[in-house]
The RNA shown here (transfer RNA) has 74 nucleotides and comes from a Candidatus Woesearchaeota archaeon. Rfam family: tRNA. The family's RNA type in Rfam is transfer RNA. Its mean pLDDT, the model's own confidence on a scale to 100, is 84.
RNA sequence: GGGCGCGUAGCUCAGCCUGGUAGAGCACCACGUUCGCAACGUGGGGGCCUCGGGUUCGAAUCCCGACGCGUCCA
Repeated sequence: GGGCGCGUAGCUCAGCCUGGUAGAGCACCACGUUCGCAACGUGGGGGCCUCGGGUUCGAAUCCCGACGCGUCCA
């Protein structure tokens, strides 16, 4: 320098192909239970989806560019 894949909650990921105002598990907080802790149960907070632009009535999703990570080739 080039090819491919990836970037969404604190963490691991789904959702993208088929556009319609974002979810799961773990973690965190509160309460219940316990002498107390853990475990368990109930409830709750937290992300406008890496950044910029375009298309569209509407973009995490489609298109273009940039940045970062992984991998392969040179």